[in-house]
Background
Predicted 3D model of a 91-nucleotide RNA (Glycine riboswitch aptamer) from a marine eukaryotic metagenome. The prediction has a mean pLDDT of 80. Of the family's consensus pairs, 90% are formed in the model. The sequence is in RNAcentral, with records from MGnify.
RNA sequence: CCUUGCGGGAGAGACCGGCCAGCCGAAAUGCUGGCAGGCGCCGAAGGAGCAAUCGUCCCGAAAACUCUCAGGCAACAGGGACCGCAAGGGA
Numbered sequence: 001c002c003u004u005g006c007g008g009g010a011g012a013g014a015c016c017g018g019c020c021a022g023c024c025g026a027a028a029u030g031c032u033g034g035c036a037g038g039c040g041c042c043g044a045a046g047g048a049g050c051a052a053u054c055g056u057c058c059c060g061a062a063a064a065c066u067c068u069c070a071g072g073c074a075a076c077a078g079g080g081a082c083c084g085c086a087a088g089g090g091a
Stems, first nucleotide, its partner, number of pairs: 001089008013039001015038002018035006040073003046069001047067003053061003
């Protein structure tokens, strides 16, 4: 440094109207879910930019800063940079 396992692990609209499906019902201006769209917002997959700094210095590496293409925005779940422990592998 890589892989696997275990533990920890943030942010931001339960926004708006439209369409579709289902449910309750006499009825819908009710409830649930899905789809794409609009506006607003977030940074901690990935990606891009700046470059403090480092090295073997005409070269190379390089942030949790910046952007927000991608991704994401109630809870739960999932994802999650990164951190700790263990095992295996590599230099």